[in-house]
Molecule: c-di-GMP-I-GGC riboswitch aptamer
Organism: uncultured Syntrophobacteraceae bacterium
RNA sequence: CCUGAAAAGGGCAUACCAUCCGAAAGGAUGGGACGCAAAGCCACCGGCCUAAAUCCCUUCGGGAUACGGCGGCGGGGCUGCCAGGC
Numbered sequence: 001c002c003u004g005a006a007a008a009g010g011g012c013a014u015a016c017c018a019u020c021c022g023a024a025a026g027g028a029u030g031g032g033a034c035g036c037a038a039a040g041c042c043a044c045c046g047g048c049c050u051a052a053a054u055c056c057c058u059u060c061g062g063g064a065u066a067c068g069g070c071g072g073c074g075g076g077g078c079u080g081c082c083a084g085g086c
Stems, first nucleotide, its partner, number of pairs: 001085004011036002016031006034072001040078003044075003047070003054064004
């Protein structure tokens, strides 16, 4: 540096539930495991989600929009245990 997750030691933690924060998306803590060989970290690019505030329409409801969010959507950057190969 590449490949892999068979072995060994382990790690993380979907949905759901409880409490809290938040307008929401979502997040934190605890429980819980669907899965993950980077499901460790980072919003730089793409994508997706929400729309408090703002703007538009007026069927009172709807639409647009990120400075909000998603790292377990993809790319990219940084770091990393074990084994095999070079």